Context: one part of a larger RNA
RNA sequence: GGCUAACGGUGGAUGCCUUGGCAUCGGAAGGCGAUGAAGGACGUGGUAAGCUGCGAUAAGCUUCGGGGAGUCGUUAACAGGCUUUGAUCCGGAGAUUUCCGAAUGGGGAAACCCGGCAGGACGUAACUCCUGUCAUUUGCUGCUCAAUACAUAGGCAGUAAAGGCGAACGCGGGGAACUGAAACAUCUUAGUACCCGCAGGAAUAGAAAUCAAUUGAGAUUCCGUAAGUAGUGGCGAGCGAACGCGGAACAGCCUAAACCAUGCCGGCUUGCCGGUAUGGGGUUGUAGGAGCCCGACAUGGGACCAAUGAUAUAUAGCGGAACAGUAUGGAAAGGCUGACCAUAGACGGUGAUAGUCCGGUACGCGAAAUAUAUCUUGACCCUAGGGAUUUCCUGAGUACCACGGGACACGUGAAACCCUGUGGGAAUCUGGGAGGACCAUCUUCCAAGGCUAAAUACUAUCCGAUGACCGAUAGCGAACGAGUACCGUGAGGGAAAGGUGAAAAGAACCCCGGGAGGGGAGUGAAAUAGAAACUGAAACCGUUAGCUU
Numbered sequence: 001g002g003c004u005a006a007c008g009g010u011g012g013a014u015g016c017c018u019u020g021g022c023a024u025c026g027g028a029a030g031g032c033g034a035u036g037a038a039g040g041a042c043g044u045g046g047u048a049a050g051c052u053g054c055g056a057u058a059a060g061c062u063u064c065g066g067g068g069a070g071u072c073g074u075u076a077a078c079a080g081g082c083u084u085u086g087a088u089c090c091g092g093a094g095a096u097u098u099c100c101g102a103a104u105g106g107g108g109a110a111a112c113c114c115g116g117c118a119g120g121a122c123g124u125a126a127c128u129c130c131u132g133u134c135a136u137u138u139g140c141u142g143c144u145c146a147a148u149a150c151a152u153a154g155g156c157a158g159u160a161a162a163g164g165c166g167a168a169c170g171c172g173g174g175g176a177a178c179u180g181a182a183a184c185a186u187c188u189u190a191g192u193a194c195c196c197g198c199a200g201g202a203a204u205a206g207a208a209a210u211c212a213a214u215u216g217a218g219a220u221u222c223c224g225u226a227a228g229u230a231g232u233g234g235c236g237a238g239c240g241a242a243c244g245c246g247g248a249a250c251a252g253c254c255u256a257a258a259c260c261a262u263g264c265c266g267g268c269u270u271g272c273c274g275g276u277a278u279g280g281g282g283u284u285g286u287a288g289g290a291g292c293c294c295g296a297c298a299u300g301g302g303a304c305c306a307a308u309g310a311u312a313u314a315u316a317g318c319g320g321a322a323c324a325g326u327a328u329g330g331a332a333a334g335g336c337u338g339a340c341c342a343u344a345g346a347c348g349g350u351g352a353u354a355g356u357c358c359g360g361u362a363c364g365c366g367a368a369a370u371a372u373a374u375c376u377u378g379a380c381c382c383u384a385g386g387g388a389u390u391u392c393c394u395g396a397g398u399a400c401c402a403c404g405g406g407a408c409a410c411g412u413g414a415a416a417c418c419c420u421g422u423g424g425g426a427a428u429c430u431g432g433g434a435g436g437a438c439c440a441u442c443u444u445c446c447a448a449g450g451c452u453a454a455a456u457a458c459u460a461u462c463c464g465a466u467g468a469c470c471g472a473u474a475g476c477g478a479a480c481g482a483g484u485a486c487c488g489u490g491a492g493g494g495a496a497a498g499g500u501g502a503a504a505a506g507a508a509c510c511c512c513g514g515g516a517g518g519g520g521a522g523u524g525a526a527a528u529a530g531a532a533a534c535u536g537a538a539a540c541c542g543u544u545a546g547c548u549u
Base pairs, nucleotide, nucleotide: 001548002547003546004545005544006543007542008541009540015534016499017498020470021469022467023466024465025464026463027462028461029459030458031165032164039100040099041098042055043054044053046078050074051073061094062093063092064091065090066089070082071081072080105114106113107112115134116133117132118131119130120129121128136162137161138160139159140158141157142156143155144154169200170198171197172196173195174194180187184234210217211216221248222247223246224245225244231239232238252451253450254449255395259280260279261278262277263276264275265274266273267272268271285429287394288393289392290391292387293386294385300382301381302380305378306377307376309375310374311373312372313371314370315369317365318364319363323338324337325336326335339356340355341345347359348358349357400424401423402422403421404420405419406418410436431446432445433444434443435442486493487492509520510519511518512517
């Protein structure tokens, strides 16, 4: 030096555990903000660094409920308090709420600086301080008023609103490329990513100028199917319907015009015409309405508002059955013996595995206050018919056409339908559109105004439940003072780090040592559980013994 064995050191794998995550389902909620948000800065405790809470009334103040013995967060100790005259704690409502931040008196390198006006501390003034107020834009109203006569611009005041933040979902305006086509240009990726605008709890769409096909259907949205079909396509890669059928959910309405009335303005031929505003009227395609005639005033409905009451729910809670003995053990819930409850044998905890020990569970009950939903009541709104067919009305730079584009599953194609940049440009019910070029016949519908719940999408947030989900190199990046420490000028990037024990019972006292640390003693079931701590693998380093060189 090597090998083997035993015993250690180091190290932190493995096993076990779970305060934390992940996913899904159900319910709630779907917003917050000039009454100053989201997010922060700085403060705030007797002693107080971080976290948490709070705001100069600062781990808190008031009040109304709950609750019933301890309590002053994490956090031990000391000091000092509070509390059955009901504290701490939980919930409803309120008060306070520095400074920054849309930030809004002006400025600014956020959390700072400097002001005006009114009132006050304050007493003469000055200084200082306190309270309130002073941004902009838009709508409406009023006042005032230039060049410039009327007027207008402008100015001033009042009043209302807006501004910013927020995860996804939504609608609209813009809009890629990598990629695929085994290259690449049309095409695809894709109207995706991304940017912008706007909104709601959903949004969009929506009551046929729709389909269908000679029978008919009857707003929209979503799901299944039709169907990877018909089509489209350098007919490549690919893209990809509709009709119909089966479901979810169902709800329909208001205007413009004709006509009438009133107000105002203008014109004149002085009682007419035109314009405008308001009210009535009226709303459809087997055409409807106005105007003319007859008849009715009731019934039913409502998506809007309010009020009291009822009910339910949410935001604290309350009641809630039933077990003892025995041996082992540090400890019984495990063993043995004998019982009991059960609308409760879910789950968690308790010194090992508990229906009957604790919290709970099944079941039942509960609100002074605030909120939501439904019902009730009331206001308000809407709501008939018939006949005759001469006249009037029924949404215009619109429909449509040409050219250029877009969008339709449809790439210009035979390319309809839909949208529109440019140019042209109708008809008026004897009217007009559509039925995939176009024409006829036939069928069907009524554009050029508007509103509309539900079924559908999503989950930042709260509650409940579940898991052939993870178990500390996993699961969120984060089980722990984590978006922290740290890195970067910055945008941004971004960790590591859990476990004594049932209980601190956390090792009094003695000894060695400067200390660290150790040896005794003591605690404990265990200290090779001693705070660098459960278990404690391997690499690696030793001690002792044997064999060997």
A computed fold for a 549-nucleotide part of an RNA from a bioreactor sludge metagenome, annotated as large-subunit ribosomal RNA, domain I. RNAcentral holds the full RNA, with entries from SILVA.